[in-house]
């Protein structure tokens, strides 16, 4: 050192998530030499030999350990860097409402008189009268008591020997309080009333009129000023989140290269 036979054991690994943990089925990286079928996500199947059951197949190497190299990839953390978005409040800027002064422009109004001033009037209050209007009253009509209102009182009943007397139910008339109704001329009381009178107050502002005087007045649009606004919008400040890129931390796959059973026969 070959042959044969057999056993551990192989027939991918990793990295998040899940889970008490393990590994499986999904995802994501890697990567082929890298079996088949059954089971599985609010799952399946196990307990540190940590997927089960079945069937094939290699089988001491591609398995396993040790080292090395390249390190895909996947999670953490970050007073990093950049972009995106949310928020805050503050500074800036535009731009937009608003409000305010001016009156360059454009219009408007003014010598058929502009703002102003004076004086009277309205408008406003307070009284009073008129008058509209609405209720009461008051007058008429009408209707209205079972019995406790009148009158009349059949019938019946009461006193009386009797002649008579007397209460008196229904019913018919009347009437009361009262309710309709009509009148609305007098009365009386009220008013979300009135191009009404009268009187008196009051005079800020508006208005009408007269006078005076004699050229300005309005700010509707345009453009400038100011001031306000958690109105939009952009940029900065501050926090919070997310993508991407950097840095450090872990995990970490295939590549390489060395080591590692048992019987047996030559």
């Nucleotide at each position: 050192g070959c042959g044969c036979g057999c056993u551990a054991g192989g027939c991918g690994g990793g990295g998040a998530a899940u889970u008490a943990g393990c590994g499986g089925u999904g995802c994501c990286c890697u990567g082929u030499g890298a079996c088949c079928c059954g089971c599985a996500a609010u799952c399946c199947g196990c307990u540190g030999u940590a997927g089960c059951g079945g069937g094939g197949u290699c089988g001491a190497a591609c398995a396993u350990c040790c080292g090395u190299c390249c390190g895909a990839g996947g999670c953490c953390u970050c007073u990093c860097g950049u972009c995106c978005u949310c928020g805050u409040c503050c500074g800036g800027g535009a731009u937009c409402u608003g409000a305010g002064a001016g009156a360059a422009g454009u219009g408007g109004c003014g010598u058929u008189g502009a703002g102003u001033g004076u004086c009277a009037g309205g408008u406003c209050c307070c009284g009073c009268g008129c008058a509209a209007u609405c209720g009461g009253a008051c007058c008429c009509g009408g209707c209205g008591a079972a019995u406790c209102c009148g009158g009349u009182c059949a019938g019946g009943g009461c006193c009386g020997g009797a002649a008579g007397g007397c209460a008196g139910c229904a019913g018919c008339c009347g009437u009361a309080a009262g309710c309709c109704g009509a009148u609305c001329a007098c009365c009386c009381g009220a008013u979300g009333u009135g191009c009404c009178g009268c009187g008196g107050g009051g005079g800020a502002g508006c208005u009408u009129g007269a006078c005076a005087g004699g050229a300005g007045c309005c700010a509707a649009c345009u453009g400038g000023c100011u001031c306000a606004g958690c109105g939009u919008u952009c940029c900065g400040c501050c926090g919070g989140g997310g993508g991407c890129g950097g840095a450090g931390g872990u995990c970490g796959a295939a590549g390489c290269g060395g080591a590692c059973g048992c019987g047996u026969g030559c």
Predicted 3D model of a 266-nucleotide RNA (Bacterial large signal recognition particle RNA) from a Candidatus Eiseniibacteriota bacterium. The prediction has a mean pLDDT of 76. Taxonomically the source falls in Candidatus Eiseniibacteriota (Bacteria, Bacteria candidate phyla). It matches the Rfam family "Bacterial large signal recognition particle RNA". Rfam classes the family as a non-coding RNA gene. Rfam's curators write: The signal recognition particle (SRP) is a universally conserved ribonucleoprotein involved in the co-translational targeting of proteins to membranes.